[in-house]
């Protein structure tokens, strides 16, 4: 230098154009003599720009950050 593949809450993980799920953490409550477990309720997320489109996590184009393969 070319190719490819991955990016979603603190963390790991689903979603092939129509309200972003799920579990661990956390937060509060409840329970307990104090804890832990259990329950009940909440908070928090689509790498970043831009172009299709009534609508985009999804599709398109640059870009950026990890990771692979040739050289």
């Nucleotide at each position: 230098a070319a190719g490819a593949a991955u990016g979603u809450g603190g963390u790991g993980u689903a979603g092939u154009g129509g309200u972003a799920g799920c579990a661990c953490a956390u937060u509060g409550g409840u329970c307990u003599c104090c804890g832990a477990a259990g329950c009940c309720a909440g908070u928090g997320g689509u790498g970043g720009a831009g172009g299709u489109u009534c609508g985009a996590u999804u599709c398109c184009u640059c870009u950026c950050a990890u990771u692979c393969u040739u050289g």
Annotation: Transfer RNA from an uncultured bacterium, 71 nucleotides, folded computationally. The same sequence occurs in records of 3 taxa. The coordinates come from a structure-prediction model, not an experiment, and the mean pLDDT is 82. A source record names the gene trnR. Its Rfam family is "tRNA".